A computed fold for a 124-nucleotide RNA from Ruminiclostridium cellobioparum subsp. termitidis CT1112, annotated as FMN riboswitch aptamer (RFN element). The model forms 100% of the base pairs in the Rfam consensus. RNAcentral records the identical sequence in 2 taxa.
RNA sequence: AAACACUUCAGGGAUAGGUGAAAUUCCUUACCGGCGGUAGGCAUGAAAAUGCGAGCCCGCGAGCGAAAGCAGAUCCGGUCAGAUUCCGGAGCCGACAGUACAGUCUGGAUGGAAGAUAGUGUAU
Numbered sequence: 001a002a003a004c005a006c007u008u009c010a011g012g013g014a015u016a017g018g019u020g021a022a023a024u025u026c027c028u029u030a031c032c033g034g035c036g037g038u039a040g041g042c043a044u045g046a047a048a049a050u051g052c053g054a055g056c057c058c059g060c061g062a063g064c065g066a067a068a069g070c071a072g073a074u075c076c077g078g079u080c081a082g083a084u085u086c087c088g089g090a091g092c093c094g095a096c097a098g099u100a101c102a103g104u105c106u107g108g109a110u111g112g113a114a115g116a117u118a119g120u121g122u123a124u
Base pairs, nucleotide, nucleotide: 001124003122004121005120006119007118008116009115014029016028017027018026030104031103032094033093034060035059036058037057041052042051043050044049055092056091063070064069074090075089076088077087078086096107097106098105
């Protein structure tokens, strides 16, 4: 260093207001953003380098289905050789079951899982 086996870890967010017989589900307001990739930014450093950096760009995961398969959302302006990633602004989206219609409540779930330069072992 590659292979195999086992193990560990692996999701956040309304005690708000209104209507109503009833809503954390509607309306108003607020809040949240899994994993890998890409990335011109930021921080530290003398350097080498290290750390952080996209919910809506590409892919993966949970869910549904007998299977094939299905499965969310971004624009405008600026800078630049180059930006859907930077800066500014305005938007939008969020499995299944339950219940007054749910990203935030309850439940399947003390589950599973993308994966983690993770840990241990085996033999080469």